[in-house]
Predicted 3D model of a 111-nucleotide RNA (Glycine riboswitch aptamer) from Peptoclostridium acidaminophilum DSM 3953.
The sequence is in RNAcentral, with records from Rfam and Ribocentre.
The coordinates come from a structure-prediction model, not an experiment, and the mean pLDDT is 79.
The model forms 90% of the base pairs in the Rfam consensus.
RNA sequence: ACGAAGGAUACAGGAGAGAGCCUUGCUAAAAGGCCGCCGAAGGGACAAACUUUUGAAGCCCUGCUUAGAUUCAAGAGUGAAAUUCUCAGGCAAAAGGAUCGUAUCCAGACA
Numbered sequence: 001a002c003g004a005a006g007g008a009u010a011c012a013g014g015a016g017a018g019a020g021c022c023u024u025g026c027u028a029a030a031a032g033g034c035c036g037c038c039g040a041a042g043g044g045a046c047a048a049a050c051u052u053u054u055g056a057a058g059c060c061c062u063g064c065u066u067a068g069a070u071u072c073a074a075g076a077g078u079g080a081a082a083u084u085c086u087c088a089g090g091c092a093a094a095a096g097g098a099u100c101g102u103a104u105c106c107a108g109a110c111a
Stems, first nucleotide, its partner, number of pairs: 006106006013099001018035001020034004036091003042087001043085003049078009
């Protein structure tokens, strides 16, 4: 279900940080070098928790052995973000931009 999640398109909002210096170039852009910064394209990292491995402890049952559950310690795996890293990207305008509103389409309960 008179359509949640997720995805696409259009329109309208949308932050932060040097119009840095040098070479080159067409006073631009781009490229190379040198510092200083930002976090909201993208990307990486991690908490609790859950699963599991090893070791120790105590309790119960038992003739012995063994097994189960519990507690503690040390690892491994899964594990979120607007947190964090600053790889990428960005630091006048333009473009981009997480995300939000409206509309349409795909989708069809995968929430």
Its Rfam family is "Glycine riboswitch aptamer". Rfam links the family to the GO term glycine biosynthetic process.